[in-house]
């Protein structure tokens, strides 16, 4: 210089004017009245964010439930630490991925059990599988050589046939194999050498896996030799197992005041009183009806006894309610009050209850900022100092000057030249974005800018 890879931070800035919320003063000749208050009007003083968002994960308060323990459901999942907790952060391990600064990782079990695995492909989970290929050692086949036995033909040299042996060759049938090729996300260790007919953990280094064991770590793990010749594949963000953690609903959460209404309790007035009519329950006397039992008879009945249940009737007397006639009648209606006139059985008044509606929860807190200590950080301690928005149809706004930094345009200088540099207008723009009970994290959005530690490269001493 040129590409990077962490980290912290700001996020317009200053004056003037008019607004708008909260506190806090002073003022009001306010019929404002839910009254230690409301209301106006001046003065002062404060008034968004790093994310306020999204509501995703934890806490803290409220209120509900709850003896302890399990079973269902939901969470987390590599050690170790931090915190109030956590899915957060730190620091350490492992595995990828980057040359490097560093950046990602649900990263506990797949010998407990069940399940999946499209296409391809010969074969996909089991002691699997041979499509191209290698080979064909062994056993046959074909072919050829050499040697011999037998047999037949020749006068002979020697020829023809079969039979075994022995040597090659074919790659033709059995058969051997998985080295190589191809198929897949994935082919049942890898890779090199021995070794073989060709191969193969067959055997032997190394790797790597899986056993016990040593050393180092607080551990996750690491390293180191020894033994096994290799079985034990891969998916749990498929079920499921395992450890470990979790009640439940939220500031409309909850409390308190309280113009109402209805139910609820107290208390008081009042619906009264007296006739009459029928209804209906209930008691009480009486008549009727008769089951059952005895006795006579002319077998049809008569007479006596018992029971007064039940059922009906009559009459009397209480109770309900209802109808009606006199008289009364709280209260309410007729515009306020007296009369009238009319409806009329409910009204009053307290408590107690809560609607509108107001207050508290509400903003002093796991707070903020300094300074010391511990700690490798996270983040914990001491000590001093500081107060830092509380709206509730919901304030935090709006105009102007000046400046800043960005953009476009336009003309100027310097450079061959990409472009650099200063000046002028337009106001063209200053991002994401708005508290709502509070806090810790998480993620997402973010125009431009400043500090800072590192890393590779490339020039120069």
């Nucleotide at each position: 210089g040129a590409a990077g890879c962490g980290g912290g931070c700001c996020g317009g800035a200053c004056g003037g004017c008019c607004g708008c919320u909260g506190c806090g003063g002073u003022g009001c000749g306010c019929u404002c009245u839910u009254u230690c208050g409301g209301g106006c009007a001046c003065c002062g003083u404060a008034g968004a964010g790093g994310a306020a968002a999204g509501u995703c994960c934890g806490g803290g308060c409220u209120c509900c439930g709850c003896a302890g323990g399990g079973c269902a459901g939901g969470g987390u999942g590599c050690u170790g630490g931090g915190u109030a907790a956590c899915g957060c952060c730190c620091a350490g391990g492992c595995g990828c991925c980057g040359c490097g600064a560093g950046g990602c990782g649900a990263c506990g079990g797949a010998c407990a059990g069940u399940g999946c695995a499209a296409c391809a492909g010969a074969g996909a989970g089991c002691g699997a599988g041979a499509c191209c290929g290698c080979c064909g050692a062994u056993g046959g086949c074909c072919c050829g050589g050499c040697g011999u036995u037998c047999g037949g033909c020749g006068c002979g040299a020697g020829c023809c046939g079969a039979g075994g042996g022995u040597c090659g060759g074919g790659a033709u049938c059995a058969g051997g194999c998985a080295a190589g090729g191809g198929u897949g996300a994935a082919a049942c260790g890898g890779c090199g050498a021995g070794g073989u007919a060709a191969g193969a953990g067959c055997u032997c280094a190394c790797c790597g896996c899986g056993g016990a064991c040593g050393u180092g770590g607080c551990g996750a793990c690491a390293c180191g030799g020894c033994c096994g010749g290799c079985a034990c594949g891969g998916c749990a963000a498929a079920c499921c197992c395992c450890a470990c953690c979790c009640g439940g609903a939220g500031c409309a959460a909850c409390a308190c005041c309280a113009c109402a209404u209805a139910g609820g309790c107290a208390g008081g007035c009042g619906c009264a009183g007296c006739g009459c009519c029928g209804g209906u329950c209930g008691c009480a006397a009486c008549c009727u009806c008769g089951a059952u039992c005895g006795c006579c008879c002319u077998c049809g009945g008569g007479c006596g006894a018992g029971c007064c249940a039940u059922c009906g009737g009559u009459u009397g007397c209480g109770g309900c309610a209802g109808g009606u006639g006199c008289c009364g009648g709280a209260g309410g209606a007729c515009g306020g009050c007296c009369c009238g006139u009319u409806c009329g059985a409910g009204c009053c008044u307290g408590c107690g209850g809560g609607u509108a509606g107001g207050u508290g929860g509400c903003u002093a807190g796991a707070g903020c900022c300094g300074c010391g200590g511990g700690g490798c950080a996270a983040c914990c301690c001491g000590c001093g100092g500081c107060c830092c928005a509380g709206a509730u149809g919901a304030a935090u706004g709006g105009c102007c000057g000046u400046c800043c930094g960005g953009g476009a345009c336009g003309g100027c200088g310097c450079g061959c030249g990409a472009g650099c540099g200063g000046c002028g207008u337009c106001c063209c723009c200053g991002a994401c974005a708005g508290a709502a009970c509070c806090c810790g994290g998480c993620u997402u959005a973010u125009a431009g800018g400043c500090c800072u530690g590192c890393u590779u490269c490339g020039c120069a001493a």

The RNA shown here (Bacterial RNase P class A) has 461 nucleotides and comes from a Pseudomonadota bacterium.
A source record names the gene rnpB.
The sequence is in RNAcentral, with records from ENA.
Its mean pLDDT, the model's own confidence on a scale to 100, is 76.